[in-house]
Context: one part of a larger RNA
Molecule: large-subunit ribosomal RNA, domain VI
Organism: Candidatus Moraniibacteriota bacterium
RNA sequence: CGUGUGUUGCUUGAGAGAACUCUUUCCUAGUACGAGAGGACCGGAAAGAACGAACCUCUGGUGUAUCUGCUGUUCCGCCAGGAGCAUCGCAGAGUAGCUACGUUCGGGUAGGAUAACCGCUGAAAGCAUCUAAGCGGGAAGCCAAGCUCAAGAUAAGGCAACAGUAUCAGUUUACUGAUACAAGAUUUCCUAGAAGAUUACUAGGUUGAUAGGCUGCAGAUGUAAGUCCCGAGAGGGAUUCAGUCAAGCAGUACUAAUAAAUUUA
Numbered sequence: 001c002g003u004g005u006g007u008u009g010c011u012u013g014a015g016a017g018a019a020c021u022c023u024u025u026c027c028u029a030g031u032a033c034g035a036g037a038g039g040a041c042c043g044g045a046a047a048g049a050a051c052g053a054a055c056c057u058c059u060g061g062u063g064u065a066u067c068u069g070c071u072g073u074u075c076c077g078c079c080a081g082g083a084g085c086a087u088c089g090c091a092g093a094g095u096a097g098c099u100a101c102g103u104u105c106g107g108g109u110a111g112g113a114u115a116a117c118c119g120c121u122g123a124a125a126g127c128a129u130c131u132a133a134g135c136g137g138g139a140a141g142c143c144a145a146g147c148u149c150a151a152g153a154u155a156a157g158g159c160a161a162c163a164g165u166a167u168c169a170g171u172u173u174a175c176u177g178a179u180a181c182a183a184g185a186u187u188u189c190c191u192a193g194a195a196g197a198u199u200a201c202u203a204g205g206u207u208g209a210u211a212g213g214c215u216g217c218a219g220a221u222g223u224a225a226g227u228c229c230c231g232a233g234a235g236g237g238a239u240u241c242a243g244u245c246a247a248g249c250a251g252u253a254c255u256a257a258u259a260a261a262u263u264u265a
Stems, first nucleotide, its partner, number of pairs: 001152001005163007015149003021049007033038001051106005059100004066093005071086006111143002117137004165180006184263003188260001189205005210256003213252005219245003226239005
């Protein structure tokens, strides 16, 4: 821009895509078969491999913005307590998120038309013949079914709701033009995000929990500083499962989403 009124929401599915894999064990059954050795069809069940999708409860990884310990050195006047630098200085743990080595799920089932092949009836060709007319069976494959996308499917679909108004002028019923309004919208702007290169998408913008802050909780680390006590001291103990804390979960308008403008017939 189109989809011949506009807007909001929900859809149908022409069409397209992905996937549809394999192995082993057990039962039937040591049966049929076979002198024996060996050893089934059919049917049923259970494990697993690789592949794929989703997720983070568990097990792990990462986690340079969390906690703790340790070394050297500089600084905060000194002690104590800290900060900077040293690969994140080194080491031990670790929330959220992201992840696999982790967890869950998937490849199901009944159909249709067939391939090779197996048949029925049956002539040409008094026989025979699955084929020439006609009619069946038959595959991991094909078409459907199941999953995902999908009306620019220009044959542009469907349903519901809302609005589709008023005035003036020109004018030949019919139309044209102007002005003000509708339902709404904003790809403007702002707060953000399990969304993201930018865009887009999604949640919000005071009739508000969108982000930050604050409070509480979860969780991590592991018992802070200061003071007191014990010890000659290094140290130990009490206050104290303390203190501190990132992304998590709630609550709360304290801060910022102000203000304004645009568009629409």